[in-house]
RNA sequence: CGUCUGUAAGGGCAAAGCCGUUCGAAAGACGGUGACGCAAAGCCUCCGGUCCUCCGAUGCCGCUCCAGCAGCCGCAUCGAAGAUAGCGGGGUCGCCGUU
Numbered sequence: 001c002g003u004c005u006g007u008a009a010g011g012g013c014a015a016a017g018c019c020g021u022u023c024g025a026a027a028g029a030c031g032g033u034g035a036c037g038c039a040a041a042g043c044c045u046c047c048g049g050u051c052c053u054c055c056g057a058u059g060c061c062g063c064u065c066c067a068g069c070a071g072c073c074g075c076a077u078c079g080a081a082g083a084u085a086g087c088g089g090g091g092u093c094g095c096c097g098u099u
Stems, first nucleotide, its partner, number of pairs: 002099001004097001006095001012038002017033005023028001036086001042092003046089003049084003055079006062072003065068001
């Protein structure tokens, strides 16, 4: 430097649930607790999937007056630029042991 491996030893991470946050529109994130699991469950949204919709587009019902390609409430559908790296692929770096 490369291969294989997660057996031993020493370590690492931490799902659900519960509590909290002068984080967030939500999905979710973060901190504490916890221990389902993980040999990359370290890191990166490049590709696909999934989740969400403040916002935007379209449609529908209604309301308003300045009466129009108008504004607004509500509902539905669609859209990531948001989220997920513990959904998969990919990229990248790396611990012990082994050869």
Predicted 3D model of a 99-nucleotide RNA (c-di-GMP-I riboswitch aptamer) from Steroidobacter gossypii.